[in-house]
RNA sequence: GGAGUACGCUGGGCGGCCGCGCUUAUUCGCGAAGGUGAAUCGGUGAGGAAAGUCCGGGCUUCAUAGGGCAAGGUGCAGGAUAACGUCCUGUCGGGGCGACUCGAAGGAAAGUGCCACAGAAACAAACCGGUGUGUGCCGCAGCGCGCAAGCGUGAGGAACACUCUAAGGGUGAAAUCGUGAGGUAAGAGCUCACGGAGCAGCACGGUGACGUGCGCUCGGGUAAACCCCACCUGAAGCAAGGUUGCUCGAUCAACAUGGACGGCCCGUCCACACGAGCGAAGCCGCACUCGAGGUACGUGGCGACACGUGCCCCAGAUAGAUGGCCGCACACGACAGAAUCCGGCUUAUAGGCGUACUCCACUU
Repeated sequence: GGAGUACGCUGGGCGGCCGCGCUUAUUCGCGAAGGUGAAUCGGUGAGGAAAGUCCGGGCUUCAUAGGGCAAGGUGCAGGAUAACGUCCUGUCGGGGCGACUCGAAGGAAAGUGCCACAGAAACAAACCGGUGUGUGCCGCAGCGCGCAAGCGUGAGGAACACUCUAAGGGUGAAAUCGUGAGGUAAGAGCUCACGGAGCAGCACGGUGACGUGCGCUCGGGUAAACCCCACCUGAAGCAAGGUUGCUCGAUCAACAUGGACGGCCCGUCCACACGAGCGAAGCCGCACUCGAGGUACGUGGCGACACGUGCCCCAGAUAGAUGGCCGCACACGACAGAAUCCGGCUUAUAGGCGUACUCCACUU
């Protein structure tokens, strides 16, 4: 100097003039009251994703939230957390020279399935090929017999039958674990060396997932197929619910029966713990949204985080609030607007800034 990896911050700024929502205080007006209208000083007012609605909860209702089946979810280990399918640290496997990154990462030795086509054969075997034996046939050179023609023998060759083979070739995503050597009639883990996979084997190390060494075995894959194993889960959701007014209906003992808001069974309980409709001082929930809240420092921890001390209060709209104009500088401004509240994940994102690390080239 170039090319990368991981993480974090910001996401328009400053000034002036008008205009919006909520709210403390003060003042004035209206009202019987609850309240309501206006003015002034002050305070405060959209996000890192507010999006998706993919997970988990706080909170609310079902009188109780008990047990089981079914259904659904998670799936390496140890931790963090209110909890999670999230996060941290590791283990194993894939990718990358590397910093790093991805993983649907339990079980195929409980069982049942599936692996099309091709191929001999995909829980089994020989298409081509190689070896040995037998039968008859062909038979170079050489040798023997024969006057000659020829005959015999002869390494070997092709055909048929039987036997052995799975090293070589072919098919395929995958074919008796792979490579090499020895051995064999020819071959084969048949034997050996190195390597690979598995083990319901042993020893050592580690909390553990696992690792290392030795031993034994060697036809597979697939559970993002059914299934088995371990753990977890009541349902519905702020349009949840609560307060309050009016109207209509039903009802008062027991049994049977009915009911208790995903399905079924058991248990438990209820029968005055009613049902339906229409509304609102435009009520509360949201009474200044005080929250698993934010933030600074310290301590502990590799870390996610935890604890302690101090400081802070930060939208509550309801046809839905932050906009308009001017000036200056500049990186010329992306994705995009709360609606019960939080913790995550996923997706979109112009531009700017920072920290740590990796690789390449050059110079000293």
Molecule: Bacterial RNase P class A
Organism: Vulcanimicrobiaceae bacterium